[in-house]
Context: one part of a larger RNA
RNA sequence: CUAGGCGUAAAGCGUGGGCAGGUGGUUCGGUAAGUCUGUUGUGAAAGCUCCUGGCUCAACCGGGAGAGGCCAAUGGAUACUGCCGGACUUGAAUGUGGGAGAGGUGACUGGAAUUCCUGGUGUAGCGGUGAAAUGCGUAGAUAUCAGGAGGAACACCGAUGGCGAAAGCAGGUCACUGGACCACUAUUGACGCUCAUCCACGAAAGCUGGGGGAGCAAACAGGAUUAGAUACCCUGGUAGUCCCAGCUGUAAACGAUGCUCACUAGGUGUGGGAGGUAUCGACCCCUUCCGCGCCGUCGCUAACGCAUUAAGUGAGCCGCCUGGGGAGUACGGCCGCAAGGUUGAAACUC
Numbered sequence: 001c002u003a004g005g006c007g008u009a010a011a012g013c014g015u016g017g018g019c020a021g022g023u024g025g026u027u028c029g030g031u032a033a034g035u036c037u038g039u040u041g042u043g044a045a046a047g048c049u050c051c052u053g054g055c056u057c058a059a060c061c062g063g064g065a066g067a068g069g070c071c072a073a074u075g076g077a078u079a080c081u082g083c084c085g086g087a088c089u090u091g092a093a094u095g096u097g098g099g100a101g102a103g104g105u106g107a108c109u110g111g112a113a114u115u116c117c118u119g120g121u122g123u124a125g126c127g128g129u130g131a132a133a134u135g136c137g138u139a140g141a142u143a144u145c146a147g148g149a150g151g152a153a154c155a156c157c158g159a160u161g162g163c164g165a166a167a168g169c170a171g172g173u174c175a176c177u178g179g180a181c182c183a184c185u186a187u188u189g190a191c192g193c194u195c196a197u198c199c200a201c202g203a204a205a206g207c208u209g210g211g212g213g214a215g216c217a218a219a220c221a222g223g224a225u226u227a228g229a230u231a232c233c234c235u236g237g238u239a240g241u242c243c244c245a246g247c248u249g250u251a252a253a254c255g256a257u258g259c260u261c262a263c264u265a266g267g268u269g270u271g272g273g274a275g276g277u278a279u280c281g282a283c284c285c286c287u288u289c290c291g292c293g294c295c296g297u298c299g300c301u302a303a304c305g306c307a308u309u310a311a312g313u314g315a316g317c318c319g320c321c322u323g324g325g326g327a328g329u330a331c332g333g334c335c336g337c338a339a340g341g342u343u344g345a346a347a348c349u350c
Base pairs, nucleotide, nucleotide: 003322004321005320006319007304008303012318014201015200016199017198021194022193023192025088026087027086028085029084030083031082033081034080035077036076037075038074039073040072041071042069048066049065050064051063052062053061054060091191092188093187094186095184096183097182098181103177104176105175106174107173108172109171110154115149116148117147118146119145120144121143125136126135162169163168206247207246208245209244210243211242215241216240220236221235222234223233258317259316260315261314262313263312266295267294268293269292270291271290272289273288274287275286276285299306300305323350324349325348332343333342334341335340
């Protein structure tokens, strides 16, 4: 390279935006680059195919013919693709009118609880465990009442629910703001899809500077357990966890399933919308669009299972895989303050 693959066997980039590139709806006309075709030229010899001959045969060798091309020139064809021009509305986008949502950012604010402080009541224990001990307490703890301080997280609602590209998002209110959905089919008229490089976002932990610190808690200390116990259990406890600014750029970043479009039985539940039926009205019921689940036919699958939210049937584009270990290591490059990240081998070995 070809080919076969990528839910679990090796394999979908963590996610998005998107240049180049690849690819692209319906219709008319033109062109004739791709495509198809005729002719001419050329395509040395050897080789290849066919015919034929020479070594006893064959290999081998000689003779003749033919085939052989991303080739060139020239003539023709116009279905498909391209290119140029015109038109269209179903793809895409916009508009108008709606309702839903923990989508994002900032500010303000609330109650419960833990801890601490002050004061009251009150007295000998509290706490903790399998059992204990360390620990706290007569300098008055635990318990209880009142007041205060401070930080972090938001019970019930809450869902098998919703929103977001993913990471992720939950007390309440306000301001600013993104996206999706439904209805009407008014506007533009293919403006689309995907995307190497690139850019942006990206849990937790970690790093730098500044703040904050209630609870929890790596490290650490002590008490237990044990043969030991650098653990599991207990008492403490510092980074950290929180905020601001800046880095880091990883994850079982998972649906272990790239994105887009089309097609292919149903049933059932649920969230958002619209229409209809019905009604005093809300429900109920029917239809339809968008989302989230469960079950299941065809089909697929090594099986498990998937099954209109496909792992079915097709199309376009990207990424990735090619036996195990060595190894996501070494070396080099790039990035980073560092930790490290990214790209990523070989010897050797089974």
Molecule: small-subunit ribosomal RNA, central domain
Organism: Elusimicrobiota bacterium